[in-house]
C1' cells in the first nucleotide's frame, strides 16, 4: 500500500419567523362556580434506530378454571442468562473460507410407513450401457475313441438251376441267404483343443449423477468380487482418562459395512387456557321503555262515539319580574308537560405513560447478565400534533477557473429509510452520507 473479516456509534448543527399537541402560569370574561370554558399573552417540552412487519415471548385487562387424559400447537448439541422466548452468552460438533471468520430446525433413518425431478443401464428386496469373463450350457472347426447303417470287394457254409464226368456222388458254371475280415462313406455318442460371443457370470475399470452399497495391497478366480486375509477408516458395545456437561482421547471386543430425506409422515423429551387497549373501569344527552304527579264548569250541535265555543285552572316557549302573545292539556284507557328509575347508544373521562426506565462510576462474572451507589424526567395525540420558510455553516455529486492530481475559489443541484398509538425484551425486513474500534491475508521497504 491493496484485497477482506467482525463489532460499535451518528442519522445534519445553529438562528430567527409562522403554525400544531400537551403541560404549567397571568390578566380579563362567562357559567349551573374548592371548577370548568374562551381570549389575550409568558416560560417550558414535543419521534425512531429501525416509531415498520406484527414473527415470537412477557407485563396489564377480562372471561374461563378441581385433577388428568384425547386432539392441535411449538421449542429441539451442552451450560449458563432471563419475567420469559422462535432471544442472548461462552462452548460441543459439522459444512465452507489460505485466513480473521461466516452458517447450521444441530434429538431419532440398525422402530415402522413414504419419496427421490434431470441424466442414467441401475437412485433401495441395487444395478449389466461400454468393458472383462465365457468356467458351465449351446452352436461351428479339428481331432482320439466306441457303436450302429449303406456301399464295394474277398473268403467259407448252404440252397435254386444248367453242363461235363462217373453210378450217387464229384467237378465247373449260375441264382440266393448267413458269417468273417478289408476298404470307403454317413450318423450317434466321447476325449482333447481352437473359435464364436448365443444363452450367462462379473461392480475390478469407463460412463451418468448432489448421491452408485467403505479404502490400500495380497491372496483367490474363466473374469471378477469382505469371495478370503493383513492393515486403515466408519459403526455398535464395554473400559480407562479429561470435562459440570455436550464431548475428546486411548484401548479392547464384534458382525465384516447397515445409502439420503423427519421445517415428509412418524417416535422420543419438553413446553402451552382463550381475547385482547377497539382489554376494562366510571359518568351520561336524544330516542325508546317502565313508573309517578296537578288541574273544571256552562253553553251549542249531535249519527250518543264525541265536536266547537267562553271562561276558569295545571304546564312549557319567549321574557331580569309581572302582564301579554303563542304551544299543550283539565279525571285519565289515550297525547303533552314535570319528576324518578334501570340498562345503555353517540359523547366524555380513565386505563396513558414513573418504566424488567435513561445516564455515569464501582463491584461480581470469559461473556451473556445480575448487584449496588450516584444523578436525570425525556411525546401522550384520537382522524390523530411533533412541520413550512428564510439566512448561515457543514456533507456529498456535477460544471467551470487556477498548468492535470493533491488542495483552494465560484455556480447548480441533492440530502435515505421511514414515521409513536397500552408498555417493556427480542427477531426480521429497509436506509443517502459520515465516524471509529479489533483482527487477518498479500506485497513491498527498514
Nucleotide at each position: 500500500g491493496g484485497a477482506g473479516c467482525g463489532g460499535a456509534c451518528u442519522g445534519g448543527a445553529u438562528g430567527g419567523u409562522c403554525g400544531c399537541u400537551g403541560g404549567u402560569u397571568g390578566a380579563c370574561c362567562g357559567c349551573g362556580a374548592u371548577g370548568c370554558g374562551g381570549u389575550c399573552g409568558g416560560c417550558g417540552a414535543g419521534a425512531g434506530g429501525a416509531a415498520a412487519g406484527u414473527c415470537c415471548g412477557g407485563g396489564c385487562u377480562c372471561c374461563a378454571u378441581a385433577g388428568g387424559a384425547c386432539u392441535g400447537g411449538g421449542u429441539g448439541g451442552u451450560c449458563g442468562g432471563u419475567a420469559a422466548c422462535a432471544c442472548c452468552g461462552a462452548c460441543c460438533g459439522g459444512u465452507c473460507g489460505u485466513g480473521a471468520g461466516a452458517c447450521c430446525a444441530g434429538g431419532g433413518a440398525a422402530a415402522g410407513u413414504g419419496c427421490a425431478g434431470c441424466a442414467g443401464a441401475g437412485a433401495a428386496u441395487a444395478g449389466a450401457c461400454c468393458g472383462c469373463c465365457g468356467a458351465u450350457g449351446g452352436c461351428c472347426g479339428c481331432u482320439c475313441g466306441u457303436g450302429g447303417g449303406a456301399c464295394g470287394g474277398a473268403g467259407u457254409u448252404c440252397c435254386u438251376u444248367c453242363g461235363a464226368a462217373a453210378c450217387u456222388u464229384u467237378c465247373g458254371a449260375u441264382u440266393g441267404a448267413a458269417c468273417u475280415c478289408c476298404g470307403u462313406u454317413c450318423c450317434a455318442c466321447u476325449u482333447g483343443u481352437g473359435g464364436c460371443a448365443c444363452a450367462g457370470g462379473u461392480a475390478a475399470g469407463g460412463g451418468u449423477g448432489a448421491a452408485a452399497u467403505g479404502g490400500u495391497g495380497a491372496g483367490g478366480u474363466a473374469a471378477g468380487a469382505g469371495c478370503u486375509c493383513a492393515c486403515c477408516a466408519g459403526c455398535a458395545g464395554c473400559c480407562a482418562a479429561g470435562g459440570c456437561g455436550a464431548c475428546u482421547u486411548g484401548g479392547u471386543u464384534g458382525g465384516c459395512u447397515u445409502g439420503g430425506u423427519a421445517a415428509a409422515c412418524c417416535c422420543c423429551a419438553c413446553c402451552c387456557g382463550g381475547a385482547g387497549c377497539a382489554a376494562g373501569g366510571c359518568c351520561a344527552a336524544g330516542c325508546a321503555g317502565g313508573g309517578a304527579g296537578a288541574a273544571a264548569u256552562u253553553c251549542g250541535c249531535u249519527u250518543c262515539g264525541g265536536c266547537g265555543a267562553a271562561u276558569a285552572c295545571g304546564g312549557g316557549u319567549u321574557g331580569g319580574u309581572c302582564c301579554g302573545a303563542c304551544c299543550c292539556g283539565u279525571c285519565a284507557u289515550u297525547u303533552a308537560c314535570u319528576c324518578c328509575c334501570g340498562g345503555g347508544u353517540a359523547g366524555g373521562u380513565u386505563g396513558c405513560u414513573g418504566g424488567a426506565g435513561g445516564c455515569g462510576g464501582c463491584g461480581a462474572g470469559u461473556a451473556a447478565u445480575c448487584g449496588g451507589c450516584g444523578u436525570c424526567c425525556u411525546a401522550g395525540a384520537u382522524a390523530a400534533a411533533u412541520g413550512g420558510c428564510c439566512a448561515u455553516c457543514g456533507g456529498c455529486u456535477c460544471g467551470g477557473c487556477g498548468a492535470u492530481a493533491a488542495c483552494g475559489c465560484c455556480g447548480a443541484g441533492u440530502g435515505a429509510c421511514a414515521g409513536a398509538a397500552c408498555c417493556c425484551g427480542g427477531c426480521u425486513u429497509a436506509c443517502a452520507g459520515g465516524c471509529c474500534c479489533g483482527c487477518u491475508c498479500c506485497g513491498a521497504g527498514a
Bacterial RNase P class A from a Pirellulaceae bacterium, 446 nucleotides, folded computationally.
The coordinates come from a structure-prediction model, not an experiment, and the mean pLDDT is 75.
A source record names the gene rnpB.
Of the family's consensus pairs, 90% are formed in the model.
Lineage of the source: Bacteria > Pseudomonadati > Planctomycetota > Pirellulales > Pirellulaceae.